[in-house]
SAM riboswitch aptamer (S box leader) from Salipaludibacillus daqingensis, 105 nucleotides, folded computationally. The coordinates come from a structure-prediction model, not an experiment, and the mean pLDDT is 83. Lineage of the source: Bacteria > Bacillota > Bacilli > Bacillaceae > Salipaludibacillus.
RNA sequence: UUCUUAUCGUGAGAGAUGGAGGGAUAGGCCCUUUGAAGUCUCAGCAACCAGCCAACAAAUUGGUCAGGUGCUAAUUCCUGCAGGUGAGUCCUGCAAAGAUAAGAG
Numbered sequence: 001u002u003c004u005u006a007u008c009g010u011g012a013g014a015g016a017u018g019g020a021g022g023g024a025u026a027g028g029c030c031c032u033u034u035g036a037a038g039u040c041u042c043a044g045c046a047a048c049c050a051g052c053c054a055a056c057a058a059a060u061u062g063g064u065c066a067g068g069u070g071c072u073a074a075u076u077c078c079u080g081c082a083g084g085u086g087a088g089u090c091c092u093g094c095a096a097a098g099a100u101a102a103g104a105g
Stems, first nucleotide, its partner, number of pairs: 001105008013042005021031003027078002043072003048068002051064005076097001079095006
């Protein structure tokens, strides 16, 4: 960096350093000198993979733990199409893009 599969309305922040940006992208909207990004320390959340236990012929499912990741403003902040609805900023389905995990190249 590419491909495949799964998930994305839940949840969880303090300190130090730093000194102006950040929220993927255009625009909107929002956060930010009452201190952005980045880095470090500690803490927390979740349970994708691994481990362990149980059920099952198997596929698989449930539980547990927290080793490998991930995450800790706003639905993935927001989109498009179709349908529903008296209407809507509401609901449902599908799709795109993105993020994360696992596997493969």
The sequence was found by an Rfam model in a public genome assembly.